[in-house]
RNA sequence: CUAUAAUAACAAGCGCCAGGACUAUUCUACGGACGGAUAGGAAGAAUAGUUGACGAGGUCGGGGGUUAUCGAAUUAUUCGGCGGGUGCCUCCCAGCUGUGCAUCGCAGUUGUUGCUUUAUCUUUAAACCAUUAGGGUGACCUAGUGUACAAAGAGAUAAAGAAAGAUGUCU
Repeated sequence: CUAUAAUAACAAGCGCCAGGACUAUUCUACGGACGGAUAGGAAGAAUAGUUGACGAGGUCGGGGGUUAUCGAAUUAUUCGGCGGGUGCCUCCCAGCUGUGCAUCGCAGUUGUUGCUUUAUCUUUAAACCAUUAGGGUGACCUAGUGUACAAAGAGAUAAAGAAAGAUGUCU
């Protein structure tokens, strides 16, 4: 360096599962298992599994903190929990605007593009539902097709609006 095999990694609304729910097999069980029980009572135990959030948006200076944005669906296990995290807050660092320029400060704001507000436009929602194919004894899983329906954020355009100062310097 090449080949083969094994292992790890290839996630960021993301990963995981010890509770719950559900499935299969075996054993036990209305002659009462289970249960502390004379209540209640049709399920209980073991083993192996399944499920456990639908997309939109969002990440690259550093430290700390934090139950980390938005809506969709389901009369509902999208219950319950663990971990992570691109969000937010704060301090430091570095910028932008306010001001002809420089430094400091203040106000707003940004982390590679940059003030705030409003309006308009753009930014393919997906699950669901219907259906097809495949896998599994099963719970369920995988892929495709058809048809709708968001909010937040972001971008573009337009309009409106806000913002002590100090020192130095140029005209």
The RNA shown here (glmS glucosamine-6-phosphate activated ribozyme aptamer) has 171 nucleotides and comes from Oceanobacillus sp. J11TS1. The organism belongs to Oceanobacillus, within Bacteria.